[in-house]
Molecule: c-di-GMP-I riboswitch aptamer
Organism: Candidatus Tharpella aukensis
RNA sequence: ACUAGUAAAAGCCUCACCCGCCGGAAGGCGGGGUCGGAAAACCACGGGUCUUGUCUCUAACAUCAUCAAAGACAGCCGGGUUGCCUCU
Repeated sequence: ACUAGUAAAAGCCUCACCCGCCGGAAGGCGGGGUCGGAAAACCACGGGUCUUGUCUCUAACAUCAUCAAAGACAGCCGGGUUGCCUCU
């Protein structure tokens, strides 16, 4: 230095839920909280899931189907980049 791992130690992040704010929504931000995480750090490149509905369909409402476009999720999977410790 690299790979694997999480034994030890020091730490880190924060699911659900509650409150406030933003958004049409999915969801995001902040505070509390702490199911979990060895990358649960960052990135929408591929797949997937979710939100909104122009068209067509429908008796009708987005209910189903069809078909656009825009957006969201990194704690869904894969991929890319970077990083702490060192018993082995």